[in-house]
Context: one part of a larger RNA
RNA sequence: GAGUAACGAUAAUGCGGGUGAAAAACCCGCACGCCGAAAACCCAAGGUUUCCUGCGCAACGUUAAUCGGCGCAGGGUUAGUCGGUACCUAAGGCGAGACCGAAAGGUGUAGUCGAUGGACAACAGGUUAAUAUUCCUGUACCGCGUAUACUGCGAUGGGGUGACGGAGAAGGCUAAGUUUACCGGGUGUUGGUUAUCCCGGGGAAAGUAUGUAGGUAGGAAGCUUUGGAAAAUCCGGGCUUCUAUUACUGAGGUACGAGACCAUUGAUUUUUUAAUCAAGAAGUAACUGAUGCCAUGCUUCCAAGAAAAGCCUCUAAGCUUCAGGUAUUACGCGACCGUACCCCAAACCGACACAGGUGGGUGGGAUGAGAAUUCUAAGGCGCUU
Numbered sequence: 001g002a003g004u005a006a007c008g009a010u011a012a013u014g015c016g017g018g019u020g021a022a023a024a025a026c027c028c029g030c031a032c033g034c035c036g037a038a039a040a041c042c043c044a045a046g047g048u049u050u051c052c053u054g055c056g057c058a059a060c061g062u063u064a065a066u067c068g069g070c071g072c073a074g075g076g077u078u079a080g081u082c083g084g085u086a087c088c089u090a091a092g093g094c095g096a097g098a099c100c101g102a103a104a105g106g107u108g109u110a111g112u113c114g115a116u117g118g119a120c121a122a123c124a125g126g127u128u129a130a131u132a133u134u135c136c137u138g139u140a141c142c143g144c145g146u147a148u149a150c151u152g153c154g155a156u157g158g159g160g161u162g163a164c165g166g167a168g169a170a171g172g173c174u175a176a177g178u179u180u181a182c183c184g185g186g187u188g189u190u191g192g193u194u195a196u197c198c199c200g201g202g203g204a205a206a207g208u209a210u211g212u213a214g215g216u217a218g219g220a221a222g223c224u225u226u227g228g229a230a231a232a233u234c235c236g237g238g239c240u241u242c243u244a245u246u247a248c249u250g251a252g253g254u255a256c257g258a259g260a261c262c263a264u265u266g267a268u269u270u271u272u273u274a275a276u277c278a279a280g281a282a283g284u285a286a287c288u289g290a291u292g293c294c295a296u297g298c299u300u301c302c303a304a305g306a307a308a309a310g311c312c313u314c315u316a317a318g319c320u321u322c323a324g325g326u327a328u329u330a331c332g333c334g335a336c337c338g339u340a341c342c343c344c345a346a347a348c349c350g351a352c353a354c355a356g357g358u359g360g361g362u363g364g365g366a367u368g369a370g371a372a373u374u375c376u377a378a379g380g381c382g383c384u385u
Base pairs, nucleotide, nucleotide: 013031014030015029016028017027018026032382033381034380035379040362041361042360043359046342047341050340051075052074053073054072055071056070060068061067080141081140082338083337084336085335087118088117092113093112094111098107099106100105122139123138124137125136126135142334143333144332145331146330147329148327149326150325151324152319153318157314158313159312160311161310165301166300167299168298171294172293173292176288177287178286179285182201183200184199185198186197207256208255209254210253214249215248216247217246218243219242220241221240222239223238224237225236227235228234261283264279265278266277267276268275269274302305348357349356364376365375366374
């Protein structure tokens, strides 16, 4: 230079009360403003205690601070079913023997790892200052074991299934929404408001049973077989006969589940906010309607669109008073790891409490073709001079 520039989006603050040494900034209330395909909510990654409570204000916070993602102390993450492992494989990695190489090592079979994929059983309500599909209440489901009854079972092998692309169209539904019967409350200090008025509610899971709209395949029996590396009653091929609904699949709906929840009311405590306890109404119908489900469906096109486990079935060795299998009910058991909190952000990646970047899900109403736009609900904020 200079007590100058700046104090990080122009979304915005004002008033009253509280606490306190001190309040523009903290807490409570009222009003105003901003976002609302987000500036709301839930996850993955990443972070790793930042979560909650008490005490505190040196430093950190672009100002003050009684406040804080700051300091100190204490507390907090509960699972057979959610995710991972005890299952499977992809790209790829490793790799017994083996081959190659002066050596180090390289390649690679069997195999073994490896999710971003396959397989796989739980929902509703309540509760904490802080966890909840984990605790509690209620109602379920899966696997294994034991008991009981019946009984041809058996794999690392065979077969089926699992099992898959792009585009397009129509249909059936549901989520959700808008009104509504009905239920509870109100009658407005400003002209009107007992009315065809106003305000609020009008919601409910998994599971079990039923098997619908729809989708796929014709189905059954007998004989036969140089196929499926052995076998087969299974799969495939061939022949004959009978038959016209049969099998599989399948959203949704309906019934049970249904006791709870619920607007509101009352009582108690508290300076207030509020907290606790008790009682508890109606809970129907119509319309709109998805990008979700039926559907890995259907139609169509050419560039022809994972694998393995699992599941079903067949037999081999073998076992056949056993073991194993099937069924019902009852009882018992169900391990380890993650679970707090942030997650378009002041907690992640950017040296910062940085106008940047960051994958997935939900995403209401009015307007509208729309997830655009503008306004708004729930919810969250007014961006730390």
A computed fold for a 385-nucleotide part of an RNA from a marine metagenome, annotated as large-subunit ribosomal RNA, domain III. Model confidence (mean pLDDT): 82 of 100.